[in-house]
Formats: sequence, C1' cells, structure tokens
RNA sequence: AAGCAAAAGCUAGCGCCAGAACUAUUUUUAUAUAGUUGACGAGGUCUAGAGUUAUCGAAAUAUUCGGCGGAUGCUCUAGUGGUAUAGUUACUACCAUAGAUUAAAUAAAAAACUAGUAGUAAUACUAAAACAGAAAUUUAAUCAGUAAUUUUA
Repeated sequence: AAGCAAAAGCUAGCGCCAGAACUAUUUUUAUAUAGUUGACGAGGUCUAGAGUUAUCGAAAUAUUCGGCGGAUGCUCUAGUGGUAUAGUUACUACCAUAGAUUAAAUAAAAAACUAGUAGUAAUACUAAAACAGAAAUUUAAUCAGUAAUUUUA
C1' cells in the first nucleotide's frame, strides 16, 4: 500500500488428505462405520517473466512418515530505486528503505514438559515457566568508480 471483516482483527513454513498410523463402535470382526494425527517456533516480499525438492535452529529417534497445492528463499533476464563525498545524465560495481569489511551492543523463541478444561478414547484447547540458530537493527572505525555536463569557489 492492497484485499477481507460491523469491529477487534486476519492475510501461507501455510493449507489440504486419495496412502499410512492411531482411537472408538460392532455376532457385517474387516476391502466396515464414525473420528483423530499428519512440522515446534524464529526469520522472510521493489516490479514482471523463467528456472528450482526455498532460509534458520528446537524437540525427537516415534508418522516432524508419505503425497498434493501454494509460498515472501535462491539463480538468471528486463525494468525501477539506493550507495559509490557538490548537482544532473550515462555506464560500471554492490545492493532492495537500499555499498563493502571489521568490532561492539540490542527483543520475547515455541513445541516438548507441568497444570487445568473438553472428549468413552485417539486427541484438542487454554495458562505459567525454561532453553536456540540464522538473519536483522544500531553505533564506531576503515575502504569504495569512470566519463560528459552544469553551478559555486
């Protein structure tokens, strides 16, 4: 900024389930019926097109299996924009509220677990506390083009 919504608010690490696993029922006992599970959060979008099994850690060794769809990732092309120490334009380099390197500083992970609630159950929801990494931001230092043209001195 846009869309949805009366508003609060919501807008994909998200949604779905033909496989699978699990639960309940049953003189239809399995090619049944009805259900449940099927990724825990963090981070992430200039525009268009193409390609691609799209970042980070947590837990666990158990299905976080398997599959489908989508997607803010990455790469390439084109465009737009930012930095390159006066302005403008072109090209080039690096980038995307926007140059490179180094150092320092900076926020709460969530699930698991525990408790409660709902359910015959699988399980779901709610509440409190503990523990990450990537990335980002801020500050400081150092470094960072060429050409043309205009203005000022």